Molecule: Glycine riboswitch aptamer
Organism: Rhodobacter sp.
RNA sequence: AGGGUCAGGUUCGGGAGAAUCCGGGGGCCAAAAGCCAACGGUGCCGAAGGAGCAACCGCCCCGGUAAACUCUCAGGCGCAAGGGACCGUCCUGACAUC
Repeated sequence: AGGGUCAGGUUCGGGAGAAUCCGGGGGCCAAAAGCCAACGGUGCCGAAGGAGCAACCGCCCCGGUAAACUCUCAGGCGCAAGGGACCGUCCUGACAUC
């Protein structure tokens, strides 16, 4: 100095799924159509977060312990915006090796 692994940061890039459903009102409009945002109902999605469990382990009553699996509390369901697990990139630190 380069590359490797782990941890943290979050620089940049990629990043899915699911009703333009129904209802009565509100706003926009001269009015209507249409659009928008809330509210209620039903249906649906899983990749923020949350919760649950196996093998295995233990001091074996019981407890510890996973997920992209399961549940959907939360969140989300036309486009856009936003969010987004995860992957790559970048930064920092540690570890070991050539």